This is a predicted structure of a 90-nucleotide RNA (Glycine riboswitch aptamer) from an Alphaproteobacteria bacterium. NCBI's taxonomy places the organism under Bacteria, Pseudomonadati, Pseudomonadota, Alphaproteobacteria. Of the family's consensus pairs, 91% are formed in the model. The prediction has a mean pLDDT of 80. Rfam family: Glycine riboswitch aptamer. Rfam describes the family as follows. This family represents the bacterial glycine riboswitch. Gene Ontology term of the family: glycine biosynthetic process.

RNA sequence: GUGAAUCUCGCGGGAGAGACUGGCGGAAACGCCGGCCCCGAAGGCGCAACCGCCCCGGAAACGCUCAGGGCAAAGGACCGCGAGAGGAUG
Numbered sequence: 001g002u003g004a005a006u007c008u009c010g011c012g013g014g015a016g017a018g019a020c021u022g023g024c025g026g027a028a029a030c031g032c033c034g035g036c037c038c039c040g041a042a043g044g045c046g047c048a049a050c051c052g053c054c055c056c057g058g059a060a061a062c063g064c065u066c067a068g069g070g071c072a073a074a075g076g077a078c079c080g081c082g083a084g085a086g087g088a089u090g
Stems, first nucleotide, its partner, number of pairs: 006085008018036001020035006037070003043066001044064003050058003
């Protein structure tokens, strides 16, 4: 002195699927319990291309829907920008 991966925070973008239905409460919005129908991009689990230090392990936007979600709000994998930590590589 360059500053990668990765992590944290902030800002912006961010899909899908019943404002279904029965009962109760309530002025209403809505909330609770139940029924069936769905979604997958919080999380979780599974297989696997592939990768590795090859005994074994890591691994998806694929699959399963336990959880979560199905007006809006909130959340939201992931993407972009900024800041901080970090310290591969030259």